[in-house]
Molecule: RNase P RNA; transfer RNA
Organism: Chloroflexota bacterium
RNA sequence: CAGGUUGGCCAGGUGAUCACGGCUGCGCUGCGGUGCAGUCGAGGAAAGUCCGCACUCCACAGGGCGCGGUGCUGGCUAACGGCCAGGCGGAGUAAUCCGACGGCAAGUGCAGCAGAGAACGGAUUGCAUCGGCUCGUCAUUGGACGGGUCUGGUGUGAGGGUGAAAAGGUGGUGUAAGAGACCACCGGCGCGGGCAGUGAUGUCGGCGGCCAGGCAAACCCCACCGGGAGCAAGGCAAAGCAGGCGCAUUGGGACGGCCCGUCCCGCAAAAAGCGCCGGGUAUGCCGCUAGAGAUGGCGGGUAACUGUCAUCCCAGAUAGAUGAUCACCAUCCCGAUGAGGGAUACAGAAUGCGGCUUAUACGGCCUGACCUGGGCA
RNA sequence: GGGCCGAUAGCUCAGCCGGUAGAGCAACGGCCUUUUAAGCCGAUGGUCCUGGGUUCGAGUCCCAGUCGGCCCACCA
Numbered sequence: 001c002a003g004g005u006u007g008g009c010c011a012g013g014u015g016a017u018c019a020c021g022g023c024u025g026c027g028c029u030g031c032g033g034u035g036c037a038g039u040c041g042a043g044g045a046a047a048g049u050c051c052g053c054a055c056u057c058c059a060c061a062g063g064g065c066g067c068g069g070u071g072c073u074g075g076c077u078a079a080c081g082g083c084c085a086g087g088c089g090g091a092g093u094a095a096u097c098c099g100a101c102g103g104c105a106a107g108u109g110c111a112g113c114a115g116a117g118a119a120c121g122g123a124u125u126g127c128a129u130c131g132g133c134u135c136g137u138c139a140u141u142g143g144a145c146g147g148g149u150c151u152g153g154u155g156u157g158a159g160g161g162u163g164a165a166a167a168g169g170u171g172g173u174g175u176a177a178g179a180g181a182c183c184a185c186c187g188g189c190g191c192g193g194g195c196a197g198u199g200a201u202g203u204c205g206g207c208g209g210c211c212a213g214g215c216a217a218a219c220c221c222c223a224c225c226g227g228g229a230g231c232a233a234g235g236c237a238a239a240g241c242a243g244g245c246g247c248a249u250u251g252g253g254a255c256g257g258c259c260c261g262u263c264c265c266g267c268a269a270a271a272a273g274c275g276c277c278g279g280g281u282a283u284g285c286c287g288c289u290a291g292a293g294a295u296g297g298c299g300g301g302u303a304a305c306u307g308u309c310a311u312c313c314c315a316g317a318u319a320g321a322u323g324a325u326c327a328c329c330a331u332c333c334c335g336a337u338g339a340g341g342g343a344u345a346c347a348g349a350a351u352g353c354g355g356c357u358u359a360u361a362c363g364g365c366c367u368g369a370c371c372u373g374g375g376c377a
Numbered sequence: 378g379g380g381c382c383g384a385u386a387g388c389u390c391a392g393c394c395g396g397u398a399g400a401g402c403a404a405c406g407g408c409c410u411u412u413u414a415a416g417c418c419g420a421u422g423g424u425c426c427u428g429g430g431u432u433c434g435a436g437u438c439c440c441a442g443u444c445g446g447c448c449c450a451c452c453a
Base pairs, nucleotide, nucleotide: 001373002372003371004370005369006368007366008365009364010363012329013328014327015326016325017324018323020041021040022039023038024037025036026035027034028033043346047357048356050355051354052353053352054351055230056229057228058227062260063259064258065257067226068225069224070223071222072086073085074084075083076082087101088099089098090097091096102221103220107219108218109215110214125159126156127155128154129153130152131151132150133148134147135146136145137144138143168186169185170184171183172182173181187211189208190207191206193204194203195202196201234286235285236284237283243277244276245275246274247273251265252264253263254262279452280451281450293312294311295310296309297308298307299306300305330344331343332342333341334340378449379448380447381446382445383444384443387402388401389400390399396433405419406418407417408416426442427441428440429439430438
């Protein structure tokens, strides 16, 4: 210098004039508000609602089955399907990236088409051998020898061929021809051991049988986790209307897919509760934002994270505020280098928080870190 | 704000525990009829919403996204 990999941060700036929402203070008020001043006022994803919590109600959240989720190891955390570190496998020259990464040697199941054969399995062609039929030669006969676009049986699985997948690979021994049938080496599997490591795992010997196929984002098995609903949860107050029907005594309800257990109501026609239909309201307050909080310093830890100290308060709307215009500057584009013109993303709180995922200007900054190639000294 | 479903031919829908996608109607051609309708016969017609993954193989299983639809408050 060129190419590449990867991390963190930012999310146009300043000023003026108007406008909006919250809070505080002062003033006015007909108590509904209103004026002035001060102060605060979107995000890295506020999004998708994909996970996990807090919080609230259902019983103080119980037991079993079912159902759902997660799935290498160790750690972090309130928790997680998240994050960090490590192991193994794969891609890449490398930096680095990716991985639903337990079990198919528990059981059950699946594999279309093609192909001879698709999971305790196969024989089309081929090779070898034994016959049959037939032809030729020899022989007096019995028969012998040789052949065939013929045919049957047996052995065989090395070769051709099919397929995503065909039952270890190479070399030799062996055989009628062959084959883990046998042998050596290699790969892989099971059992057991030494060493290193918390562990996943790595490494080095031993023994065994010669070989065990794929799919669990197929049912399933194993381990661990999960009660249900959600701030339109839930509580208080106000306004207004019109109630009716159904569910039973071995019952109804809280309780959700089922059973048990617990509690409440009731036990003779009545309550509570639940369900359905109908009616009314479209109001206020709490929950609601001081928190697993932000920033900085100093410690612990490889890191995720955490301890402590100091400082700070940083949106709370309810048809939903957080904006508009102008000027200058910044970056980029058009234009010719000028005049001039244009553009500046994705998007936008609604109980809060931790994550993941998705969107994001041919954006910018840290001339961030690292790798490869080339050049110069 | 929260919860739950769906997308397959022009339309309405099937498609089981993965094996190469159908039915009815419509549209097209033919027969019948003087003609039309009805009827009969035939052939056509597919981004299985999109992208990625698992698998030999995906409409189906898994993940992400797009579009569409439904439900909910309080009083009694």